[in-house]
RNA sequence: GCGGAUGGCCGGGCGGCCGCGGCGGGCAACUGUCGAGGAAAGUCCGGACUCCAUGAAGCGACGGUGCCGGGUAACGCCCGGCCGGGGCAACCCGAGGGAAAGCGCCACAGAGAACAGACUGCCCCGCCGGCCUUCGGGUCAGGGGCACAGGUGAAACGGUGGGGUAAAGGCCCACCGCGGGACUGGCAACAGGACCGGCACGGCAAGCCCCACCGGGAGCAAUGCCGCAUAGGGGCCUCGCGCCCGGCGGGGAAACCCGCGGGCAGGGACGCUUCAGCCCGAGAGGCCCGGGUUGGCAGCACGAGCGCGACGGCAACGCCGCGCCCAGAUGAAUGGUCGCCCAUGGCCGGCUUUCGGGCCGGCCGGGACAGAAUCCGGCUUACAGGCCAUCCGCGCAC
RNA sequence: GGCCCCGUAGCUCAACAGGAUAGAGCAGGCGACUUCUAAUCGCCAGGUUGAGGGUUCGAGUCCUUCCGGGGUCG
Repeated sequence: GCGGAUGGCCGGGCGGCCGCGGCGGGCAACUGUCGAGGAAAGUCCGGACUCCAUGAAGCGACGGUGCCGGGUAACGCCCGGCCGGGGCAACCCGAGGGAAAGCGCCACAGAGAACAGACUGCCCCGCCGGCCUUCGGGUCAGGGGCACAGGUGAAACGGUGGGGUAAAGGCCCACCGCGGGACUGGCAACAGGACCGGCACGGCAAGCCCCACCGGGAGCAAUGCCGCAUAGGGGCCUCGCGCCCGGCGGGGAAACCCGCGGGCAGGGACGCUUCAGCCCGAGAGGCCCGGGUUGGCAGCACGAGCGCGACGGCAACGCCGCGCCCAGAUGAAUGGUCGCCCAUGGCCGGCUUUCGGGCCGGCCGGGACAGAAUCCGGCUUACAGGCCAUCCGCGCAC
Repeated sequence: GGCCCCGUAGCUCAACAGGAUAGAGCAGGCGACUUCUAAUCGCCAGGUUGAGGGUUCGAGUCCUUCCGGGGUCG
């Protein structure tokens, strides 16, 4: 100098004038202060919070996650490592448990596709049959052996070399691969591995499934309160309409009746069982339709908060100290304009050059993606252009 | 703002728990029949299965990320 890898940051700045929303001050005029993002987005995960008749334990169903260890409130996120793949390398990518628990699928092609198979082939026999014959035999059909070679396919039941054989083949041997594996290292995933086994075990689980772990449902238009309005309307379904009291009140001459209270059976949730609790107990629960209101307050802005520094840890992160307060609407504020500067695109002119470019002047254009709505932690997606740090490869010079 | 669902020719729909060229009706074009038109008959064209990535030998189908559309809730 060229090419590349990773991590992080910015993503217009300052000022004048006119506006918008929240909060505070002021009788008022007016004034002070704060006012979008790294993704506010998609709503893909995880929570806080609130309600649902309620929690605990177990089983089942359904859904999700999936190498190991750690971080965290939690996670499908993050960090560190292992294994596999890619790259000369820096580094990157991986939904990465189980296919010797079971079921299912593997189209077309091909002889054969999962306890596989014999098309073209290779080898032997030639007793019986046909043809030829120089009478030795040859050839066709037939019988038998093999799975080495060809060919098909995404995939063909280990690979290379040698021995052996009629021809062959783990049939035998050496090495490699594969399976098991004492032992060693490591928290673990896993790595190394003496020795043993002639090879048995194809792929798909983002097909069903098995194993381990996690999960009750709904969502701030949740939910609570106040106000306005009103006829508190209609339909359907499920369960129940029993008992006791020596308790209280009322009525009655009494039997008894009525009301209140207590207890029990019974009933009430998205599957079941057990335990405890809650509600109803003469009513309770569920679903649907219709009418009225179309206002306000809370939830709701101090939080798993932000910045700096020290310490522990490889890191994610934790912990301590100091400092800070940082948008809050409800048709929904965060804008417009002017000037200067910055970055950048095009054209023209001049100077310079190591021919890649650089500098100066003028004119024109022009500022990425996008925009809070209960709030956090992540992931994913969109993003003009620029800056910083570390590392790798190649070339040149010293 | 939250939640749920859908996406295949111009339109309406198919495609057995993944198997190859994605089919059918209507509409369109050409031809036949008819004096002409309609109806009928024959033939043809028309699709990156909303887009990208992944799993698999193979994806309309399975997984995932975006895009577009619809419904519902006070």
About this RNA:
This is a predicted complex of two RNAs, RNase P RNA and transfer RNA, with 472 nucleotides together. Rfam match: Bacterial RNase P class A. The family's RNA type in Rfam is ribozyme. Its mean pLDDT, the model's own confidence on a scale to 100, is 76.